[in-house]
Context: one part of a larger RNA
This record gives sequence, structure tokens and C1' cells, in this order.
RNA sequence: CUCUGGUUAAGGAACUCGGCAAAAUGACCCUGUAACUUCGGGAGAAGGGGUGCUCUUGGUGGUGAAGGUAUUAACUACUGGAGCUGCUGGGAGCCGCAGAGAAAUGGUGGGGGCGACUGUUUACUAAAAACACAGGUCUCUGCGAAGUCGUAAGACGACGUAUAGGGACUGACGCCUGCCCGGUGCCGGAAGGUUAAGGGGAGGUGUUAGCCGUAAGGCGAAGCACUGAACCGAAGCCCCGGUAAACGGCGGCCGUAACUAUAACGGUCCUAAGGUAGCGAAAUUCCUUGUCGGGUAAGUUCCGACCUGCACGAAUGGCGUAACGAUCCCCACACUGUCUCAACCAGAGGCUCG
Repeated sequence: CUCUGGUUAAGGAACUCGGCAAAAUGACCCUGUAACUUCGGGAGAAGGGGUGCUCUUGGUGGUGAAGGUAUUAACUACUGGAGCUGCUGGGAGCCGCAGAGAAAUGGUGGGGGCGACUGUUUACUAAAAACACAGGUCUCUGCGAAGUCGUAAGACGACGUAUAGGGACUGACGCCUGCCCGGUGCCGGAAGGUUAAGGGGAGGUGUUAGCCGUAAGGCGAAGCACUGAACCGAAGCCCCGGUAAACGGCGGCCGUAACUAUAACGGUCCUAAGGUAGCGAAAUUCCUUGUCGGGUAAGUUCCGACCUGCACGAAUGGCGUAACGAUCCCCACACUGUCUCAACCAGAGGCUCG
């Protein structure tokens, strides 16, 4: 010097990203207990007091001796209450610094964010505000169901039957969930347009019996091949409607009130429609340590407001919410070697010598 324990004057978080670590609290009995609340809770809230031993005196329970009485004389019944003992009070006294004398054995309170909760998770860096969850909604499915696995047979779904099963989103509860169907998707419609294979075969081409020609060559039926225009051809798409707890979206500029400022109001452009309620510098706010208030002597964090929302917003749910949380942030009390600032003790290493 390192590690593991222990103690420490005065101060008591000044340490630090952060009270991390340590200290403190702690058992049982009595008392007492707030806001809030879904009336269950919160709650062991918080906060106080007691606890050993000896003697004595009560209450209450267990067991039930000796003795007594009766008779049907018995391992009888009744009475009786000694002794021993469990629990629980009162009084007096004794000792120590200390009586739950050791060990084991909650620190507490206040405010806020997120998630309702109990659960689940990255086996070996993440336990969470992530996942799940009861509850809500939409949608598909009429049973040989939809859906899933399999080439199939077959199986699951389910020995179930729409109060059932599958898929998707949301996520207890309370109050609610606004506007837009132009785009994309889905559902419905079938008049018109477009449209495949196929049908259809007008027409064209090749070949050549034959014919013409002195020849070169030309024409060329049938057949066989190749090709092929109209026309008839579904769904789909175009089209017409519906649908947002489907995917999604939810404006700009200018002017205006008798101080100023602001703009209930007006004008104009664009849009499918221009963000409603609620919330808001927020797990979202760039400018920003916004501004004001609170807490501190002093506060980029925290709490309450304001609204100028760079870039909240309503089941990619909005806003609240008791209880809950090895969750995250802020404050306070208690407590402490975390610190001012270090010291000592014990043990184990290291180091020196051997």
C1' cells in the first nucleotide's frame, strides 16, 4: 500500500451523477394515527410508552390430594378444595451504563412523472415507463366454419357452434373519444368503357397438278401447312356509393376596438377537412437556465402557474385517478467516516529478511 471487519473529537451530505456505501430503524404488548379514497384501503401511517429479577396481592382456566356425606358397599355418587400448573392485572422492593441486555428482526414522511394492479422479459452487461393483463372496440366465421399445419390423406380449431372460435388495435376504473371518405385499403353496386385464354374465321403466305411461254419465267385449283382482321369472351381496373376504435389527415396571408397592446370582428387564397374537449417549456419546448411564483443564504434539476404547442391531442387513445412498484425525479426528518480530514485497532495479502 491492497482487502475484510471494528471504533472515532467537532460538524452532519459540506461527498457524489445520485446519501452509492455505511449508519440508523427493527421483536412483542399497550396507546395513538392525517390528507386522500374505488370505502377495501392508506396503516406497522406518523408519534408515544412498556419489557429484567425478588417479594406480595387479585382475576381467570386446567388438574384435582387428604377429609366429609349418602347409599344399592363399588375401580360408586356427591361434596371438598390442598398441592402443582397455564394466562393476565395491582402493589412494594433490588441491581447494572444498559432488562426484546446476544443473534435474528421495517428507517420514516412530503411532492411529482410513467405504468392501474399480482405477474413476464433480454440464460452470460438492460427488470423497465418494455411485454402481458382483466376490461373496451372493430372485423371475419352458419359448421366439412373461418383460421392454421400438411403435396395429400388427415389433424388442430372442437368432441366447441356467434354468450362460440380466429385476426387486429387499445389496455383497470372515472369523464370522454371532435372534424375529414380527396388518396390508399376494405365492403357494396352493376349500366357503360377497357380486358385474357378460348371461340371465330374475312384475308394473306408457302408448296404444286395444270395452263401460258421457243426459253428465261409467269399464272395457279384442290389438298396440306403457316398466319390471321372483324365479332363473341369473365373477374379485375376505370366508374358509382359506403366505411376512420380502417391506413391516415386535421392551413396561410392581410386589416380592424376612443392610450398602448391585443383582436371578439372583417377580407382574401387554398383544402377532403382545417385540431374540438382536455392538457401544455411536458419521457414531447429548438430558441431555453423562457417568464412569474414556491422551496434554498445561493436551485440548468423539482413543484405551481402562464401559453409564444420549433414539432401535444383524443382506442399509433386524451385527461384524471385510490392502491401498487428492487421503477425514475425533487424535498425533508432521523442517521451516519460519504465528506471537512483523516486517525487508530484486529485479521488476510503484498513488501523486507530467512

A computed fold for a 354-nucleotide part of an RNA from Desulfonauticus submarinus, annotated as large-subunit ribosomal RNA, domain IV. The RNAcentral record of the full RNA draws on Rfam. Its mean pLDDT, the model's own confidence on a scale to 100, is 89.